Predicted 3D model of a 147-nucleotide RNA (FMN riboswitch aptamer (RFN element)) from a Microbacteriaceae bacterium. Rfam family: FMN riboswitch aptamer (RFN element). Rfam's curators write: The RFN element is a highly conserved domain that is found frequently in the 5'-untranslated regions of prokaryotic mRNAs that encode for flavin mononucleotide (FMN) biosynthesis and transport proteins. The sequence was found by an Rfam model in a public genome assembly.
[in-house]
RNA sequence: GCAGUUCUUCGGGGUCAGUGAAAUUCUGAACCGGCGGUUAAAGUCCGCGACCCGACUGAGGACAUCGCAGCCAGCGGUGAAGCCCCAGGCGGUUGAAUCGGUGAAAUUCCGAUACCGACGGUAAAGUCCGGAUGGGAGAAGAGCUAG
Numbered sequence: 001g002c003a004g005u006u007c008u009u010c011g012g013g014g015u016c017a018g019u020g021a022a023a024u025u026c027u028g029a030a031c032c033g034g035c036g037g038u039u040a041a042a043g044u045c046c047g048c049g050a051c052c053c054g055a056c057u058g059a060g061g062a063c064a065u066c067g068c069a070g071c072c073a074g075c076g077g078u079g080a081a082g083c084c085c086c087a088g089g090c091g092g093u094u095g096a097a098u099c100g101g102u103g104a105a106a107u108u109c110c111g112a113u114a115c116c117g118a119c120g121g122u123a124a125a126g127u128c129c130g131g132a133u134g135g136g137a138g139a140a141g142a143g144c145u146a147g
Base pairs, nucleotide, nucleotide: 002147004144005143006142007141008140009139010138015029016028017027018026030127031126032117033116034048035047036046037045043115044114052092053091054090056088057087058086060084061083063079064078065077066076067075068074097113098112099111100110101109119130120129121128
């Protein structure tokens, strides 16, 4: 120093005005951009995460049944399918960019003009409230140990 392994911490940003009975949702202007990769740096290239859907596997619960006990409360065993709930991996779904310039190399830099943004709530939401003090792609640090 390396494979492996244990633990800790971190891990999403963004508004004002106008109209109106009511809108941070409409109108006008503005603002924001997870993680890894990529000979040069990415919201729009490739992949991942989360949200959503599906079947499969597993634990638990209700329920059914048998035994014990029996005032109440309960204890133990068994259970195909179905019901509720939780978890795991797998599969599906999942938005958007072009042109010019420089250069060895850039849909990543510079210039210009665009585009995109889950679900539930509510006067119609990327920006408010909620699931979420959640989850997570990953990142950083500390330690242990065979050879």